Predicted 3D model of a 494-nucleotide part of an RNA (large-subunit ribosomal RNA, domain I) from a Deltaproteobacteria bacterium. Taxonomically the source falls in Myxococcia (Bacteria, Pseudomonadati, Myxococcota).
[in-house]
Context: one part of a larger RNA
RNA sequence: AGCAUCAGGCGAAUGCCUUGGCGCACACAGGCGAUGAAGGACGUGGUACGCUGCGAAAAGCCAUGGGGAGCUGCGAACAAGCUUUGAUCCGUGGAUAUCCGAAUGGGGAAACCCGGCCCUUCGGGGUCAUGCACUGCUGAAUACAUAGGUAGUGCAGGCGAACCCGGUGAACUGAAACAUCUCAGUAACCGGAGGAAAGGACAUCAACCGAGACUCCGUUAGUAGUGGCGAGCGAACGCGGACCAGGCCAGUGCCGGUCAUUGUCUAACUGGAACUUUCUGGAAAGUUAGGCCGUAGUGGGUGACAGCCCCGUACAGGUGUUGACAAUGAACGGACUUGAGUAAGGCGGGACACGUGAAAUCCUGUCUGAACAUGGGGGGACCACCCUCCAAGCCUAAGUACUCGUGUGCGACCGAUAGUGAACAAGUACCGUGAGGGAAAGGUGAAAAGAACCCCGACGAGGGGAGUGAAAGAGAUCCUGAAACCGGAUGCUU
Numbered sequence: 001a002g003c004a005u006c007a008g009g010c011g012a013a014u015g016c017c018u019u020g021g022c023g024c025a026c027a028c029a030g031g032c033g034a035u036g037a038a039g040g041a042c043g044u045g046g047u048a049c050g051c052u053g054c055g056a057a058a059a060g061c062c063a064u065g066g067g068g069a070g071c072u073g074c075g076a077a078c079a080a081g082c083u084u085u086g087a088u089c090c091g092u093g094g095a096u097a098u099c100c101g102a103a104u105g106g107g108g109a110a111a112c113c114c115g116g117c118c119c120u121u122c123g124g125g126g127u128c129a130u131g132c133a134c135u136g137c138u139g140a141a142u143a144c145a146u147a148g149g150u151a152g153u154g155c156a157g158g159c160g161a162a163c164c165c166g167g168u169g170a171a172c173u174g175a176a177a178c179a180u181c182u183c184a185g186u187a188a189c190c191g192g193a194g195g196a197a198a199g200g201a202c203a204u205c206a207a208c209c210g211a212g213a214c215u216c217c218g219u220u221a222g223u224a225g226u227g228g229c230g231a232g233c234g235a236a237c238g239c240g241g242a243c244c245a246g247g248c249c250a251g252u253g254c255c256g257g258u259c260a261u262u263g264u265c266u267a268a269c270u271g272g273a274a275c276u277u278u279c280u281g282g283a284a285a286g287u288u289a290g291g292c293c294g295u296a297g298u299g300g301g302u303g304a305c306a307g308c309c310c311c312g313u314a315c316a317g318g319u320g321u322u323g324a325c326a327a328u329g330a331a332c333g334g335a336c337u338u339g340a341g342u343a344a345g346g347c348g349g350g351a352c353a354c355g356u357g358a359a360a361u362c363c364u365g366u367c368u369g370a371a372c373a374u375g376g377g378g379g380g381a382c383c384a385c386c387c388u389c390c391a392a393g394c395c396u397a398a399g400u401a402c403u404c405g406u407g408u409g410c411g412a413c414c415g416a417u418a419g420u421g422a423a424c425a426a427g428u429a430c431c432g433u434g435a436g437g438g439a440a441a442g443g444u445g446a447a448a449a450g451a452a453c454c455c456c457g458a459c460g461a462g463g464g465g466a467g468u469g470a471a472a473g474a475g476a477u478c479c480u481g482a483a484a485c486c487g488g489a490u491g492c493u494u
Base pairs, nucleotide, nucleotide: 001493002492003491004490005489006488008486009485015479016443017442020414021413022411023410024409025408026407027406028405029403030402031159032158039100040099041098042055043054044053046078047077049075050074051073061094062093063092064091065090066089070082071081072080105114106113107112115128116127117126118125119124130156131155132154133153134152135151136150137149138148163194164192165191166190167189168188174181178228204211205210215242216241217240218239219238225233226232246395247394248393249339251336254334255333256332258330259329260328261327262326263325264324265323269317270316271315275290276289279286291308292307293297299311300310301309344368345367346366347365348364349363350362351361354380375390376389377388378387379386430437431436450478453465454464455463456462
C1' cells in the first nucleotide's frame, strides 16, 4: 500500500410524522373611502428583540349579552398583580384612534417643515384643498347685462383578485421567405359600472307553412361560405335544453330609495347516550373475560390501535341584538311629449364568418338629403308581385361570467429538494442606483423528569462518573440515521 472483516467518525439519504400548502363542491359575501380607506411610519408592556394586538384613553377603555375558574397574547421566564362583588375569554354596540397616505390650510426629499382665522381653563381645541351641480350675495371694460369674485348646500376624488362594457391598439409568430392575410381586436394602456355586467320586448326571422324579447349551453358544423381560393378564418336558419316577463311617454300606470307592519332566516352559547376486568408493558386504547349505548361506529386527543376516558358527533334547545330576503301599505322623488339634419344617397373608412366582391345589412368622417300609415323598412346587387315588420325615445328580473374573501365539507392531491416563493421572526435575510430578483431553514421525550453532586481541564470547550428516563447508542449540532468520504483494529498479500 491493496483486499477482507469488525467497531467507529463524518454525513445526511430513507422510513414514519404534520402545524402548511393544492384542488373541488355547496352556502354566504361581493366592496372599503373626506364620519379620512387600502397600505404604511412611529410609538405602546414592570423588564421588551421579533411577531401579534392596540393608539398619547396605546397587548387596551365603556355598556350589554354569553360563560363559570382561572387569568395577565406567542417565542419564554422572573417580578408584581387581577379574579365567584364573576376576572381572563367569546358575541354585539360604542369611545379613543399620533403622523403619513385620495391627503384636502401652504409647502415637501411620504411619515417632515411653515401658516391664516375663531375659541381657550393657556394645556390645547376647531376650521381653512380642488372640481362639478344648485341656490344666494356681489360685480368690470359697458347703460342694462355678462365675464369674474365670494358664501352656503350636496356630490365626487383614492383603493380593491378576477369577471363586465367602452375607447386607443401592437409585435414576435404562422404563411416553412414576404407585402394582402395571420397572430388579434389578442397583449398592453386609458375610461366606466355592478354584484354581476352587457343585451332585451321585433322597422326580427322565415318562406307562401309559420315562429314570436334578450342571455347562456348542446347541436346544426368545421357545414354554407370566405381566403396571395395560400396559411388560415368560419357563420346562420332550424332543432334540443337552461330560464322565462313584460312595461312606460303626463298616468287609477312604471321605476327608485325611505318609513311602517307581518313573515322566514340570522350571534356568542347550552344540554347531549353508553365499561369494567385479566395479562404483557414505562404507559393500554392492545390481549383476555363479561357487558352497555346508538336519530351519536364523521373526526381529533389521551404514555401503543378507545362508539361507551376527554373534546366532540346525531339530535334538541336558547337568543332575535343586528342584518338579509319576501309581501302589503304610506308619503316623497324620478323618467318619459310616439321619435328629421333622421332614413336614404355620393366619397373615404370600419363592423358583419363575408379580404370590394354581384355585396345586401349595420356604424359614420365628409357632402347632400326624403316620405309622414293613402306612408315607411326588410326579405343578400337591382325591379315587379307577394310576405313580414314599424327605425330615428326610455326601463326591465331569471337563466350566464368571476372569486380578493367568510363558513362547512370532500380529495385514487403533496408530505419538508414535495406541496405556495414562504409548514420556521418569508416576500424575511441577502443581492441590485433602480425597476426588480429572492433563498436556506420542520421532528429530544409520554412528561423537562433538560442531567443535583463528584472528577480531568483554563473558575473553559469537551469529556468521564453519578442521577432522570422504557430508552441518553433519545443529551439539546437531540426520531430513524443509507452511501460517498475519513482514519482505527484484526487477518491475508506484496